[in-house]
RNA sequence: ACCAGAGUAGAUUGUCUUGCGUUAAGUGCCGUGCGGACGGGGAGUUGCCGUGCGGACGAAAAAUACCGGAACCGGUAUUUGCGGUAAGGCUUUCGCAUCCCGCUGAG
Numbered sequence: 001a002c003c004a005g006a007g008u009a010g011a012u013u014g015u016c017u018u019g020c021g022u023u024a025a026g027u028g029c030c031g032u033g034c035g036g037a038c039g040g041g042g043a044g045u046u047g048c049c050g051u052g053c054g055g056a057c058g059a060a061a062a063a064u065a066c067c068g069g070a071a072c073c074g075g076u077a078u079u080u081g082c083g084g085u086a087a088g089g090c091u092u093u094c095g096c097a098u099c100c101c102g103c104u105g106a107g
Stems, first nucleotide, its partner, number of pairs: 003105003010094002014090006020083003029055008040101004061080008
């Protein structure tokens, strides 16, 4: 020098727990500003993440008990649901955009 390989942050699947919403926030989508992260080191995007602002779209409730009430109905609590819901645990799969160097292995 050549060949092969390993490893991160993170993303993601399923599930559990605890919450939030069900008076619609959140999630997802579009535009725009700002910021951040990206194997051990350096650089780093048109990719990724977070956040501010603006825009379009948009939902699943029910049962029981008690209270008020003539009924309809209203309130509270519990439970079961629902939401491309939040955080955390376990888990599945993927995993430097790319460039240079380094690391491991063979000849």
THF (Tetrahydrofolate) riboswitch aptamer, 107 nucleotides, folded computationally. It matches the Rfam family "THF (Tetrahydrofolate) riboswitch aptamer". The family has 101 seed sequences and 747 matches in Rfam 15.1. It was read from a public genome assembly, where an Rfam model found it. The coordinates come from a structure-prediction model, not an experiment, and the mean pLDDT is 79.